[in-house]
Model confidence (mean pLDDT): 83 of 100. Transfer RNA from Pleurastrum terricola, 73 nucleotides, folded computationally. It matches the Rfam family "tRNA". Rfam classes the family as a transfer RNA.
RNA sequence: AGCGGUGUAGAGAAAUGGUCAUCUCGCCAGGCUCAUAAUCUGGAGAUCAUAGGUUCAAGUCCUAUCACCGCCC
Numbered sequence: 001a002g003c004g005g006u007g008u009a010g011a012g013a014a015a016u017g018g019u020c021a022u023c024u025c026g027c028c029a030g031g032c033u034c035a036u037a038a039u040c041u042g043g044a045g046a047u048c049a050u051a052g053g054u055u056c057a058a059g060u061c062c063u064a065u066c067a068c069c070g071c072c073c
Base pairs, nucleotide, nucleotide: 002071003070004069005068006067007066010025011024012023013022018056027043028042029041030040031039049065050064051063052062053061
């Protein structure tokens, strides 16, 4: 060089092309407690790797690029 896989909140994952992108842990605030943990309630946090294309509509389909992992040599 060639082939395959992965890329989504701080971390880990989900999401049949369809209306506000979901869950767990973590974080913040509050409740409960003498207090902490546990537990309960609420909240913040994502330009879905980048750039184009298809479509009425793209995290999802197509193309190229980038990063990481693996295969081949």